[in-house]
RNA sequence: AGCCGAGUCCGGCAACAGCCGGAGCGGGGGACCCAGAUGGGCGUACGCAAAUGCCCAGGGGCGAAUCGCGAGUCAUGCGUAGCGCCACUCCUUCGGCGCGAGCCCGACAGCUAACCCCGCAGGCGGUGGAAGGAG
Numbered sequence: 001a002g003c004c005g006a007g008u009c010c011g012g013c014a015a016c017a018g019c020c021g022g023a024g025c026g027g028g029g030g031a032c033c034c035a036g037a038u039g040g041g042c043g044u045a046c047g048c049a050a051a052u053g054c055c056c057a058g059g060g061g062c063g064a065a066u067c068g069c070g071a072g073u074c075a076u077g078c079g080u081a082g083c084g085c086c087a088c089u090c091c092u093u094c095g096g097c098g099c100g101a102g103c104c105c106g107a108c109a110g111c112u113a114a115c116c117c118c119g120c121a122g123g124c125g126g127u128g129g130a131a132g133g134a135g
Base pairs, nucleotide, nucleotide: 002124003123004122008023009022010021011020012019013018024120025119026118027117028116029115034110038057039056040055041054042053058108059105060104061103062102067079068078069077082099083098084097085096086095088135089134090133091132092131093130094129
């Protein structure tokens, strides 16, 4: 020069941080309609059954990052849905190289117009293929 990612630009105040406003990008909550309404246990009127109720297992979000097999002093491995890079930009194909994590909410959220709320971080990086089409 560039790369992953929404994580950028402009103006003002301040002058370390940060605060306010605008634009842009990203995320969550949230009607009608539609969809959906699980499993186990306890227990309810005379008996059986059984609703509300109570208890347990939960459930959900950001992200590509799911799932399977294997090991359990050898081995933190192998594969996989999916994702990224190969530098003028985009699309398709082939080839090559990587990732396939982590964090958050706290019993609670389907979709969802209006409306409401939140983020604009962090981490990398040096010679870095080919064909076709469009710009």